[in-house]
Transfer RNA from a bacterium, 74 nucleotides, folded computationally.
The prediction has a mean pLDDT of 80.
It matches the Rfam family "tRNA". Rfam classes the family as a transfer RNA.

RNA sequence: GCACCCGUAGUUCAACUGGAUAGAAUAUCUGACUACGAAUCAGAAGGUUACAGGUUCGACUCCUGUCGGGUGUA
Numbered sequence: 001g002c003a004c005c006c007g008u009a010g011u012u013c014a015a016c017u018g019g020a021u022a023g024a025a026u027a028u029c030u031g032a033c034u035a036c037g038a039a040u041c042a043g044a045a046g047g048u049u050a051c052a053g054g055u056u057c058g059a060c061u062c063c064u065g066u067c068g069g070g071u072g073u074a
Stems, first nucleotide, its partner, number of pairs: 001073007010026004019057001028044005050066005
């Protein structure tokens, strides 16, 4: 250089061949429990779905470009 794959919460990952308010676990915070912690239970907060544009009534999902990461190849 070329081909392919990936980018979603602090972290690890879902989200069905385009359709309901983008969720789970873990971490964090608050409360309950406890002599105090841990564990457990309840709750809360946390997202420009990498960025920009396009298609569509409707985009995490499809198309184009850019950026970043990975694999293969010479």